The RNA shown here (transfer RNA) has 73 nucleotides and comes from Tetragenococcus muriaticus. RNAcentral holds the sequence, with entries from ENA and Rfam. NCBI's taxonomy places the organism under Bacteria, Bacillati, Bacilli, Lactobacillales, Tetragenococcus. RNAcentral records the identical sequence in 6 taxa. Its Rfam family is "tRNA". Rfam classes the family as a transfer RNA. Rfam's curators write: Transfer RNA (tRNA) molecules are approximately 80 nucleotides in length.

C1' cells in the first nucleotide's frame, strides 16, 4: 500500500429492521449496625471517536477522517 472489524457512563458491555440513550461493577446520599463489611433505597455521570450528507426524525444509513485490533502484498 490493499482489505476487515471495532470506537456508546470511570470500568465491561448492551442498544441491529431509523423514533425523545441502558445495564452491571464502581462512585455519591439515606437505611440499617455499638462499629465495619455484607445487605436494602433513592441518586448523580456519557447529546453514541472527530467531520460533512441522506431524513420530519441518526447510536443506528452514506462518505471522508483518526486510534486500536486482525489478514494480504
Nucleotide at each position: 500500500g490493499c482489505c476487515g472489524u471495532c470506537u456508546u457512563a470511570g470500568c465491561u458491555c448492551a442498544g441491529c429492521a431509523g423514533g425523545u440513550a441502558g445495564a452491571g461493577c464502581a462512585c455519591c446520599a439515606c437505611c440499617a449496625u455499638g462499629g465495619u463489611a455484607a445487605g436494602g433505597u433513592g441518586g448523580g455521570g456519557g447529546u453514541c471517536g472527530c467531520c460533512a450528507g441522506u431524513u420530519c426524525g441518526a447510536a443506528u444509513c452514506u462518505g471522508g477522517c483518526a486510534g486500536a485490533c486482525g489478514g494480504c502484498u